[in-house]
Order: sequence, then C1' cells, then structure tokens
RNA sequence: GGGCGGGAGAGACCCUGCGCAGCAGGGCGCCGAAGGAGCAAACUCUCCCCGCAAACUCUCAGGCACCAUGACCGCUC
Repeated sequence: GGGCGGGAGAGACCCUGCGCAGCAGGGCGCCGAAGGAGCAAACUCUCCCCGCAAACUCUCAGGCACCAUGACCGCUC
C1' cells in the first nucleotide's frame, strides 16, 4: 500500500429555482476522525538552537437525514 470487518461528530435549518423524489444556488448556524496548516505538549539534545511533531490547535479543504467519507482498531496479502 491492497482486501475484509468495526468505526464518531454536527441544521434532512431558512430563501429561491426545477412538476414529485430529490438536486442546485445563496444565507446563517455548526462538526473534526480524509487531507492540509500551526507549535507550546511530547520526542531528540549535557544545555541551547535546530529538527520532528500529536487524537492537541485552526477550520483552508471536507462534512452536518440516509448513502458516502472516515483517523483509528482487528485479521489477512
């Protein structure tokens, strides 16, 4: 890295358009466990600097019924 299984959070809000289902756009409110970014924890070092850096922080991206995504865990190649 691949396969299988488990796997959370947050409005199925408001307005408009499309005949319905649903979808799209705009607005506000939110979530953090794809990714990304940050460093003060941690690690490294005699010490400092440097380096590295999280499940922490930010929320750019992503997401807010179901579906899907999904860090992480287990098994397997």